[in-house]
């Protein structure tokens, strides 16, 4: 000096408008059972503190971690 941190895990997330895929999990169907398949559910203070905002995962600003 520049990236990066969002669910258990990998990552989305567009001009600021109240958060999402995939996998895993758990529940149901289906099978003699099991796997595979289908269907649903359930999990998140968005590293952390502060600002501005009618609102902030996103903008500032510190600071913590971790890569080059």
């Nucleotide at each position: 000096u520049g990236g990066a941190a969002u669910a258990g895990c990998u990552c989305a997330g567009u001009u600021g408008g109240u958060a999402g895929a995939g996998c895993a999990a758990c529940u149901g169907a289906u099978u003699c059972g099991u796997a595979a398949u289908c269907a649903g559910u359930a999990g998140g203070u968005c590293g952390u503190c502060g600002g501005u905002u009618c609102a902030a995962g996103u903008c500032c600003g510190a600071u913590u971690u971790u890569c080059a």

A computed fold for a 68-nucleotide RNA from Anaerocolumna aminovalerica, annotated as transfer RNA. The prediction has a mean pLDDT of 82.